[in-house]
RNA sequence: GCUCCCAUAGCUCAACGGAUAGAGCAUCUCGCUUCUAACGAGAAGGUUGCAGGUUCGAUUCCUGCUGGGAGCG
Numbered sequence: 001g002c003u004c005c006c007a008u009a010g011c012u013c014a015a016c017g018g019a020u021a022g023a024g025c026a027u028c029u030c031g032c033u034u035c036u037a038a039c040g041a042g043a044a045g046g047u048u049g050c051a052g053g054u055u056c057g058a059u060u061c062c063u064g065c066u067g068g069g070a071g072c073g
Base pairs, nucleotide, nucleotide: 001072002071003070004069005068006067007066010025011024012023013022018056027043028042029041030040031039049065050064051063052062053061
């Protein structure tokens, strides 16, 4: 230098172009327990990496950039 893949909650990951972007773990609250753990109920937590474009509608499709990974030279 070229090609390909990835980027969504604190972490690991979902989400045919269509209802309010969800799950597990973690965190917080409550219940249970003598206490803790475990268990049960609930809550909070997101500019979907950045900037544009297509579309009635974009996490999803297209372009550029940034970061990470793999391969080739």

A computed fold for a 73-nucleotide RNA from a Candidatus Gottesmanbacteria bacterium, annotated as transfer RNA.
RNAcentral holds the sequence, with entries from ENA.
The source organism's lineage runs through Bacteria, Bacteria candidate phyla and Candidatus Gottesmaniibacteriota.